[in-house]
RNA sequence: CUCAAUCGCUCGCGGUGUCCAACUUGUUUUGGACUGAGAAGCACGCGUCGAACCUGAUCCGGUUGAAACCGGCGUAGGAAAGCGAUUGGCCCGGUGC
Repeated sequence: CUCAAUCGCUCGCGGUGUCCAACUUGUUUUGGACUGAGAAGCACGCGUCGAACCUGAUCCGGUUGAAACCGGCGUAGGAAAGCGAUUGGCCCGGUGC
């Protein structure tokens, strides 16, 4: 040191679906099934090296009981960061041999 990795602190961003049943019919009801890191959890994921997540999109093709999933859309448009510690790297200076 406008270098890298890891960790910590504080802060911020984000999603919450599909199917079945019940009822007091709820845009976060309750119970069950599925997938997932997470399906309202003191959790989980992500923060510009940004497909976390949103828009297009009640999108298109495949697949599934339905979602999930795979491919496309997609070098499309958006999207939330600072500080500190340790280790390493690089640079500069001093001293000794």